[in-house]
């Protein structure tokens, strides 16, 4: 410090996820020790049991023990004093002077400290106790006795009250032999503590905007320790609030803690400060202090006791229990230390505290060994079988003992003269023995350090994100190995960081989310120049404070560390005080540049009201005329002989204003256009008179605001939602057509949306060029232009700069300042609920649950387009001949079957693999057999091999008999072959062509596909390869930020076409000869054959073109523009085909999925398709005669001549290893004859009979021959195929495979030999450039909505059930206060009666809980219902993305199963 994830790839935007740290944690698994910390976060839920606050006998009476008595000692129920307001717990409440910081004045203060003073004289009681007595108990009642530091009176007073006269008002003793000590009272002061006031700060919601009635203030009175509406009477009507009152929900606050570079964010356990609370409300008493956790009174809920009359209780003290919960400890020990209470003190009390126990809860430290040691043992795992790795490991050798165990010694903490240690026989020290007692958890696809095998087979599972798993998984589950951390480790939860992802530091808003539709203006914010004043902001110095602890720095102490401890300290906040005066603010003065006013001009569809005008349309009337007109892609509905349309004339009505017209004008925007007139707003220019900062922006607020729509009244020509009809269509609630209403128009009002430059407003500043509008100036001119130069608009190009890019660019999206508005992932949703507005339609404000890992912007490369341009192609067109109809052949599908083996399936499968299935082939089926096997290698044994015969059997096989003894030799044996045995193994046409190699098809013989260097771009990429020409061609030329190069194209290769040379046998010619044959001789001119060469290159001429490449025509030439044909197939695409040619990984079978044999099947047959053959005839069939090819084959072969047969064929047999012999007859064709248009002398299927050949075999299932039979078919619908010249068409010939052949196939060969091509509009596929795109599996793409089903959350909902809050009136406990001759009463007073004072009761005000009425807020639930979301393969359509097939979209209205359609206005994305 970043990283992963949107895409084919890229940049950006944006969310999600992740690596780090932390925790009072929990869970899984594992677990040796020690130190220091921490430990009910949930139910402020309920609590059994004992303990946690007592103490003083030196305040008092009294009891008891003991004693002979006095004394002494001890105890404490009671009276009295002090303390139980501290310490300890919890965080429910509280949004508040509660807390934090800083100040203040009107107060109180027990114990403590300091100072000054006082204590004189009297009195009356009440507990305890005793007797009697009530009650179950708790607890009482009556009578009587008694003490005090308990209570009362008098006296005194420095202080208090009062203007003053004056008035009121204290006390207590105890201990000691004594000095004296400790208490008490008054006053003053201090310390510490507390009460009160105030400034500032303190979280969320505006879908909480108004709130308040003792409320705000005053006066009087009361009350308090004290100020004060704190309370009360009267008076006034204030107080608070967008700088967020009130209300709601949430929350103890802080020092701090966690995190972060910081600013910040989160948090408030332990420790410390403050506050609040003590079962839930209320209340007071006592007291220095409480409205009191372990006190009281009453009410309520709950629990317990009870003799049912009545009582008792409060663990949010420390332990502990139940409960709830993912989850949190012992009913331990001691007052030794520290601290607290009481006491004169010793003591006593102290669940505060000190300690121990439990828990890896955290943190820190230590150990589980160390050194040496290998021929690299065994074993595991992997393997290319060679080895590698665990492994510098273990074993083994040597030394050591932290820790654990055992034995011994044994602290500090203790301060005090001494004594006193819970912890603890602990820490620590020492001795002994022995490597002994001690390692796990997670991970290993990327992020992220670490890889292989096996199993599994979209299953099981994993997963933080992306994602993994469908038979070769580094991602699941084991294993081996590796990596990380380590007494832990991983997961989960939460917080901060990363996140600049709420941005002060530090983001944005043209297109990604985001500028209000526009303007005016209030509060607010901001504000030009000069000079003063002041010192609020600002800056500097000094000072007070911000408790301690913590953090930081420097030391110290535990062996180190954690931990503990001493000292120091920064920064920052608030307050006081002194100074500075630049800037901001304030005060005062001035100036004129911003702004405005006045003056003179000027342009304009600026607004509003009125008047006028013509063109067009429709309707009506009249006239002419006579059959259609109108509409459309084509039609129909509708219209017309009752006279339309057309033409002419006249009239009426309403709406809109052609040309001018322009990226021209004007207005804030919406918007504004015939002409004229009235009224009226704003702008600009000029000159520079006046005012003198008067300015900018603008939350709330107000005004205006297209179209549609609404209300009322008019109006209504045209066009036109809805609606009707006609078409189109599978349908057509649409597009098209015929009609047509609301509305569109006017008046008055409402609505308030779309609103775009997708760019808020203002100011300043920063290159140029060009056009244009308004208005000035200069020059010039007779004048108008032109030219130059200002200013205010407006269009366009463009530098710097900016931007993700596109682009913007003085009219900024540059550089800066100010103000307002708005955004923070997509969907849900601009929806629900609530509120406001509206007549309504609706508008405005505006969420959440849930769900996804993306959604999005710009640009790139492709692909696609019912986008555009260019180009070539038997692509169309022009032609010729076919297919599709018939019969047959053949292949395929389907069906059938025991089996009909398998593969190939649009073009690019289907006369294909198969250049040939009767057996074999053969892979299939049935049956019969074999199991080291039909075949290979190794090992052992026997035998040469081999041949013949017989039995059985369908054969394979099984059995028996006979013949035969070879070759080499170093004499051991060996080679080859055969048989038998055991085991390694063989074997598989079994699976996977989606694991592969090789090979093939296809786009396509299309002209493309790329690279290096350089350029451009952030990048994907681009350029080159585009452009202008040209070509069959990325062929060539020219130009060019490109320069070169490669694979393709072309050429080089083969065949054919011409010629020269050479060679002449089996060829040819001459002579000659023979008839059976060139048999013979001579020759090589020709034909022909073989070989080597030549020839064609746009070379030449002129034209054209750019002086190019080239092109058109011509000459010459056998051949002319790649001469014709072949071979030759770039980068790649189709997971194209092939595991059945072959090879091969993995999987599978192994007495079978292997091997042998016999028979069958692949040849089946309702049917569908493909490829062909033969035809339908006279351009023909049949028949007689006649002429002329090319190429090829042949020795287990071709087979002449001759004879036989009607023929297939048979017999016999010559020649030829082939330019020699032979297959072999070429056919169409030509010359004759016959047939005469018919299902025929066409056509030949089918069937019968008789034969032939091959073969072991011809039934399933071959071919051929003869005779007989003689089917369909008379040119073929929709559709569709081939072909551009020696081509199509037509005619025959040959080969391969092969015993034979289902060949009409296939590969070659020659004979005869056409027609047409105007031209690229259209169809098809292809190439290049360009535009669009929401596609990238790439249009066979993507994608929208209804309906149906399942699940999920949410809204509405008659109601039902809770909670909270305030209000109203009433009843009203305890209690304070007030009143009261109702009752009662020791101290004082009085001669007495009585009085003063007190107590009780009663009454009154206030008053908690509770009940009652209506209300507000909120939660839960709910029949039914609504939309939403999600869901591998439902239905209906096809709305959007391309011109998406009617361009899309926004607003609005109507309408339709649904997407949607249509109208009106607007936008271009």
């Nucleotide at each position: 410090a970043g990283a992963g994830u949107u895409u084919g790839a890229u940049c950006c935007u944006a969310g999600c996820u992740u690596a780090g740290g932390a925790u009072g944690a929990a869970c899984g698994u594992u677990g040796g020790c020690a130190g220091c910390a921490u430990g009910a976060u949930u139910a402020a839920c309920a609590c059994a049991u004992g303990c946690a606050a007592u103490u003083c006998a030196g305040a008092c009476g009294g009891g008891a023990a003991g004693u002979g008595g006095u004394g002494u000692u001890u105890c404490u129920a009671g009276u009295g004093g002090u303390g139980g307001a501290c310490a300890g717990g919890u965080g429910a409440g509280u949004a508040a002077c509660g807390c934090a910081u800083a100040a203040g004045a009107a107060c109180c203060u027990g114990c403590c400290c300091u100072u000054g003073g006082c204590a004189g004289g009297g009195g009356a009681a009440c507990a305890a106790c005793a007797a009697c007595u009530g009650g179950a108990a708790a607890c009482g009642g009556c009578u009587g006795c008694u003490a005090a530091u308990a209570c009362c009176c008098c006296a005194u007073a420095g202080g208090c009250u009062g203007a003053g006269g004056a008035g009121a008002a204290a006390a207590a003793g105890g201990a000691g032999g004594a000095a004296u000590c400790c208490a008490c009272c008054c006053a003053a002061g201090g310390a510490g503590g507390g009460g009160c006031u105030c400034a500032c700060g303190u979280a969320u919601g505006a879908a909480u905007a108004g709130u308040u009635a003792g409320u705000u203030g005053g006066u009087g009175a009361g009350g308090u320790a004290a100020u004060g509406g704190c309370u009360u009477a009267c008076c006034a009507a204030g107080g608070c609030g967008a700088u967020c009152a009130u209300c709601a929900a949430u929350a103890g606050c802080u020092a701090g803690u966690c995190u972060g570079a910081g600013a910040g964010g989160a948090u408030g356990a332990u420790c410390a400060g403050c506050c609040a609370c003590a079962c839930u409300g209320g209340g007071a008493c006592u007291g220095a202090g409480a409205c009191a956790c372990g006190a009281c009174c009453a009410a309520g809920a709950c629990u317990c006791c009870u003799a049912c009359a009545g009582g008792a209780g409060g663990c949010a003290g420390a332990a502990g229990u139940g409960g709830g919960g993912a989850a949190u400890u012992u009913u331990c020990u001691g007052c030794a230390a520290u601290g607290g209470g009481c006491g004169a003190a010793a003591u006593c009390c102290u669940g505060a505290c000190g300690g121990a126990g439990c828990a890896a809860u955290g943190u820190c430290g230590c150990a589980u060994g160390a050194a040496g040691g290998c021929a690299g043992u065994a074993g595991g795992c992997c393997c290319a079988c060679g080895g590698g790795u665990c492994a510098u490991g273990a074993a083994c050798u040597u030394a050591u003992u932290u820790u654990a165990u055992u034995g011994g010694a044994g602290a500090a903490g203790a301060a005090a003269c001494a004594a006193u240690g819970a912890u603890g026989g602990u820490a620590u020290c020492u001795a002994a023995g022995g490597a002994a007692u001690a390692a796990g958890c997670a991970u290993c696809g990327a992020c992220u350090a670490a890889c292989u095998c096996u199993g599994u087979g979209c299953c099981a599972g994993c997963a933080g994100u992306c994602a993994c798993g469908g038979u070769a998984a580094g991602a699941c589950a084991u294993a081996g190995g590796a990596u990380g951390c380590a007494a832990g480790u991983g997961u989960u939860a939460u917080c901060c960081a990363g996140a600049a992802u709420g941005a002060u530091u530090g983001g944005u808003c043209g297109u990604a989310g985001a500028g209000c539709g526009u303007c005016u203006a209030u509060a607010g914010g901001u504000g030009g120049c000069u000079u003063u004043u002041c010192a609020a902001g600002u800056c500097c110095g000094u000072u007070g404070u911000c408790a301690a602890a913590u953090c930081c720095c420097a030391g110290g102490g535990c062996u180190c560390a954690a931990c503990c401890u001493u000292g120091g300290a920064c920064a920052g906040g608030c307050g006081g005080u002194g100074g500075a005066a630049a800037c901001u603010a304030c005060c005062a003065a001035g100036a004129u540049g911003g702004a405005g006013u006045a003056u003179g001009g000027u342009a304009g569809g600026g607004g509003u009201a009125g008047a006028g005008g013509g063109a067009a349309u429709u309707u009506u009337c009249g006239a002419u005329g006579g059959a259609g007109a109108a509409a459309u892609g084509a039609a129909a509905u509708g219209u017309g002989u009752u006279u339309a349309g057309a033409u002419c004339g006249a009239a009426a009505a309403g709406a809109a204003c052609a040309c001018c017209a322009a990226c021209g004008g004007u207005g804030a925007a919406a918007g504004c256009a015939c002409u004229c007139u009235g009224c009226u707003g704003g702008g600009c220019c000029a000159a520079c008179a006046c005012u003198g900062a008067c300015a900018c922006u603008g939350a709330g607020a107000g005004a205006c605001a297209a179209a549609a729509g609404c209300u009322a009244g008019g109006g209504g020509a045209g066009a036109a939602a809805a609606u009707g009809g006609g078409a189109u269509u599978a349908g057509a609630u649409a597009c098209c057509c015929c009609a047509g209403u609301a509305g569109u128009c006017c008046u008055a009002g409402c609505c308030g949306u779309a609103a775009u430059g997708a760019u808020u407003g203002a100011u300043a500043u920063u290159a140029a060029g060009u056009g244009u509008u308004g208005u000035g100036c200069g020059u010039a001119u007779u004048g108008a232009c032109c030219c130059g130069u200002g200013u205010a608009g407006u269009u366009u190009u463009g530098u710097a700069g900016c931007u993700a890019a596109c682009g913007c660019g003085u009219u900024a999206a540059g550089u800066a300042u100010c103000u307002c508005g708005c955004c923070u992932g997509g969907g849900g949703a601009g929806u629900a609920c609530g509120u406001u507005c509206a007549c309504a339609a609706g508008a405005a404000u505006u969420a959440a649950a849930c769900u996804c890992a993306a959604a999005g912007g710009a640009a790139u490369u492709g692909a696609c387009a019912g986008g555009g341009g260019c180009c070539a192609g038997c692509a169309c067109a022009a032609g010729c001949g076919g297919u599709g109809g018939a019969g047959c052949a053949u292949g395929u599908g389907g069906u059938u079957c025991a089996a009909u083996u398998c593969g190939a399936u649009g073009c690019a499968a289907a006369g294909c693999g198969a250049a040939g299935a009767a057996c074999c082939u053969u892979a299939c089926c049935a049956g019969g057999g074999c199991u080291u096997g039909a075949c290979a290698u190794g090992u052992c044994g026997u035998g040469a091999a081999u041949c013949c015969u017989c039995u059985u059997g369908a054969a394979a096989g099984a059995g028996a008999g006979g013949a035969g003894u070879g070759c080499c030799u170093u004499u051991g044996g060996g080679a080859a072959c055969a048989c038998a045995g055991a085991c390694a193994c063989a074997g598989g046409u079994g699976g996977u062509g989606c694991a592969u190699g090789g090979u093939u098809g296809u786009c396509a013989u299309c002209a493309g596909c790329u690279c290096a260097u350089g350029u451009c771009g952030u990048a994907a990429g681009u350029u080159g390869u585009u452009g202008g020409g040209u070509u069959a061609a990325g062929u060539c030329c020219c130009g060019c930020a490109a320069u070169g190069a490669g694979c393709g194209c072309a050429a080089c290769c083969c065949u054919c076409g011409u010629g020269u040379u050479u060679a002449g046998u089996u060829u040819c010619c001459a002579a000659c000869a023979u008839u059976g044959a060139g048999u013979u001789u001579g020759g090589a001119a020709c034909c022909c054959u073989g070989a080597c060469c030549a020839g064609a290159c746009u070379a030449u001429c002129g034209g054209u073109g750019a002086u190019a490449a080239g092109u058109a025509a011509g000459a010459g030439g056998a051949a002319g523009g790649u001469g014709a044909g072949g071979a030759u197939g770039a980068c790649g695409u189709c997971a194209a085909g092939u595991c059945a040619u072959c090879a091969u990984g993995c999987c599978c079978c192994u007495u079978a999925c292997g091997c042998c044999c016999u028979a069958g099947g692949a040849a089946a047959c309702a049917c569908a398709c493909g490829u062909g053959c033969u035809a339908c005839a006279a351009u023909g069939a049949u028949u007689g005669g006649g002429a002329a090819a090319a190429a090829g084959g042949u020795u287990c072969a071709u087979g002449a001549c001759c004879c036989c047969a009607u023929g297939a064929g048979g017999g016999a047999a010559a020649u030829c290893u082939a330019a020699c012999c032979u297959c072999a007859a070429a056919a169409a064709c030509c010359c004759g004859a016959c047939c005469u248009c018919a299902g025929u002398u066409c056509a030949a299927a089918u069937u019968g009979c008789a034969g032939g050949c091959u073969g072991c075999a011809a039934c399933u299932c071959a071919c051929c021959u003869g005779c007989a039979u003689g089917a369909a078919g008379c040119c073929a619908u929709a559709a569709u195929c081939g072909c551009u010249a020696g081509u199509a068409a037509u005619c025959g010939u040959c080969g391969g495979u092969c015993a034979g052949c289902c060949a009409u196939a296939u590969g070659a060969c020659g004979g005869u030999g056409a027609a047409u091509u105007c031209a690229u509009u259209c169809c098809c596929g292809g190439g290049c450039c360009u535009u669009g795109u929401a596609c990238a599996c790439a249009c066979c793409g993507c994608c929208c909505g209804u309906c149906a089903c399942a699940c999920u959350a949410u809204g509405g909902g008659a109601g039902c059930u809770g909670g909270c809050c305030a209000u109203g009136a009433c009843c009203c406990a305890a209690g304070u206060c007030a009143u009261u001759a109702c009752c009662u009463u020791a101290a004082c007073u009085g001669g007495a009666a009585g009085g003063a004072g007190g107590g009780g009761g009663a009454u009154g005000u206030c008053g908690a809980a509770g009940g009652c009425u209506g209300g507000g807020c909120u939660a839960g639930u709910c029949a039914c219902u609504a939309g939403a979301g999600u869901g591998a393969a439902u239905u209906c359509g096809u709305a959007a993305c391309a011109a998406g097939g009617u361009a899309g979209u926004c607003g609005u209205a109507c309408u339709g199963g649904a997407a949607g359609g249509u109208g009106c206005a607007a936008c271009u994305a």
Molecule: small-subunit ribosomal RNA
Organism: Picea engelmannii